Predicted 3D model of a 79-nucleotide RNA (SAH (S-adenosyl-L-homocysteine) riboswitch aptamer) from Marinospirillum sp. Its mean pLDDT, the model's own confidence on a scale to 100, is 76. It was read from a public genome assembly, where an Rfam model found it.

RNA sequence: UGCCUUGAGGGGCGCUGCAGCAGCUUUUUUGUCUGUCAGGCUCAAUGCAGGAAGUAAUCGUCAACGGCGCCCGUUCAAC
Numbered sequence: 001u002g003c004c005u006u007g008a009g010g011g012g013c014g015c016u017g018c019a020g021c022a023g024c025u026u027u028u029u030u031g032u033c034u035g036u037c038a039g040g041c042u043c044a045a046u047g048c049a050g051g052a053a054g055u056a057a058u059c060g061u062c063a064a065c066g067g068c069g070c071c072c073g074u075u076c077a078a079c
């Protein structure tokens, strides 16, 4: 650094549908249609694979984000 798995980022309902997935179709380079689809992102941990080459200590931080609308919860402020 990448991948699998797990957890967290308060919860719920509705709508749309990009990527992805499944199916149909297709001239089999690809394109169309239908369905599903708003934690796909970030952080942390285990394991695996690869890469790199300084190590240790101290201090600080432990979050930042997530289409539209509504509701609930939590916290703060104002009246």
Stems, first nucleotide, its partner, number of pairs: 001049003005045005010072006018040001020036004025031001039065001